[in-house]
RNA sequence: CCGUGCUAGGCGGGGAGGUAGCGGUGCCCUGCACCCGCAAUCCGCUCUAGCGGGGCCGAAUUCCCUCUCGAGGGGCCUUCGGCUCUCGGGUCAGCGCGCCGGCGGAGGCGCUGAUGGCCGGGUCCCGCGCGAUGCAGGUUCGUGAACCAGGUCAGAUCCGGAAGGAAGCAGCCUUAAGCGGGUCCCUGUAGGCGCAGCGGGCAAACCCGUGCCGGAGCCGCCGCCGGCGAGAGCAGCCCGAGGGCCCGCCACGAAGGAGGGUGCACGG
Numbered sequence: 001c002c003g004u005g006c007u008a009g010g011c012g013g014g015g016a017g018g019u020a021g022c023g024g025u026g027c028c029c030u031g032c033a034c035c036c037g038c039a040a041u042c043c044g045c046u047c048u049a050g051c052g053g054g055g056c057c058g059a060a061u062u063c064c065c066u067c068u069c070g071a072g073g074g075g076c077c078u079u080c081g082g083c084u085c086u087c088g089g090g091u092c093a094g095c096g097c098g099c100c101g102g103c104g105g106a107g108g109c110g111c112u113g114a115u116g117g118c119c120g121g122g123u124c125c126c127g128c129g130c131g132a133u134g135c136a137g138g139u140u141c142g143u144g145a146a147c148c149a150g151g152u153c154a155g156a157u158c159c160g161g162a163a164g165g166a167a168g169c170a171g172c173c174u175u176a177a178g179c180g181g182g183u184c185c186c187u188g189u190a191g192g193c194g195c196a197g198c199g200g201g202c203a204a205a206c207c208c209g210u211g212c213c214g215g216a217g218c219c220g221c222c223g224c225c226g227g228c229g230a231g232a233g234c235a236g237c238c239c240g241a242g243g244g245c246c247c248g249c250c251a252c253g254a255a256g257g258a259g260g261g262u263g264c265a266c267g268g
Stems, first nucleotide, its partner, number of pairs: 001268006009057003012030004020046005034054005063261006072252001074250003081246011094234001097229009107219003116213003119209005124201005129195003133190006140181004149174004157166003
């Protein structure tokens, strides 16, 4: 050095969590890695730390160690630095909004007369009138009285010798109060009704006028500038507190890369 048979060892590892601690089940990462059973009020163990059963590889691409790189999760810092969100306090009107003024621009109206002034009228108030509507009453129609309304009053009653007379129930007719209908007409009355009716009032404002005076402005829009105002105070800014992320620090650390290490027996 080669061959054969074995043995140690291996057939995944890691993070967080949990645990006195370790490993596992469950979660996550890595990425492909024998099978079965067990297991979260859990399972198996004890620092050489899953247990039980079966199978395979086997001293090396596969086992062990060191270094490197670093997926990933964790802790700290939140001191500095950055981003973001929330809250509290302070400040404030920068955009926007409203009003006013100045300048500029493009328009419209205006000597067939602008703004303005005067006059008159309207909007407003009071009274009246007219109308409509509602209500009440009248009028009208119907109904409506056992007797205590009227008329006519059969029968019956009464008076009378008789002629005749008297009072008078029912019936019929009529009507009062009342009730009901109608609402053409009449009267009264009411008011957030109407009126291009009348009279009066009318501080201001607005509107209107073939009105009068007078004689050149007036109107809105756009841009810029300035002033004022509102906002239980928007945005921004400042201070403070807290959460998250990045950055930073600390160990852990899979896969990958590099280097090193590790047997026994027999035969050649």
Molecule: Bacterial large signal recognition particle RNA
Organism: soil metagenome